[in-house]
RNA sequence: GGUUCAUCGAGAGUGGUGGAGGGCAGCGGCCCGAAGAAGCCACGGCAACCGAAUCGUCCUCGCCAGGACGGCCACGGUGCCAAGUCCGUCCCAGCGGUUUGCGCUGGGAGAGAUGAACU
Numbered sequence: 001g002g003u004u005c006a007u008c009g010a011g012a013g014u015g016g017u018g019g020a021g022g023g024c025a026g027c028g029g030c031c032c033g034a035a036g037a038a039g040c041c042a043c044g045g046c047a048a049c050c051g052a053a054u055c056g057u058c059c060u061c062g063c064c065a066g067g068a069c070g071g072c073c074a075c076g077g078u079g080c081c082a083a084g085u086c087c088g089u090c091c092c093a094g095c096g097g098u099u100u101g102c103g104c105u106g107g108g109a110g111a112g113a114u115g116a117a118c119u
Stems, first nucleotide, its partner, number of pairs: 001119008013043005021032003026089004044081003049077003054071007085111001090108007
């Protein structure tokens, strides 16, 4: 990098460094930013995907052991800490408006992010 699956309206920031960008394609919008952006470092926090520990129920079952589901925890591996993935983009439906494509709502697709397994 690719494939599959799951989740994505919740939550959680200070300091140092740095010095002009950032909101992970593009485009449009709207925001954040010299009262200091990105990146990097330290410390802190959130969350609970995976592992570990532990508890309950059930299954295999004589025990041991193993498995499934759920709870709890936060020790380890990741992740995350402006705004819904900031919003839109393509398709469908409903409603509004009344002008030739506009708004709102819902659904889907696509793209993306994170995790796990595989490659």
Description: This is a predicted structure of a 119-nucleotide RNA (SAM riboswitch aptamer (S box leader)) from Thermoflexus hugenholtzii JAD2. It was read from a public genome assembly, where an Rfam model found it. The model forms 91% of the base pairs in the Rfam consensus. The prediction has a mean pLDDT of 81.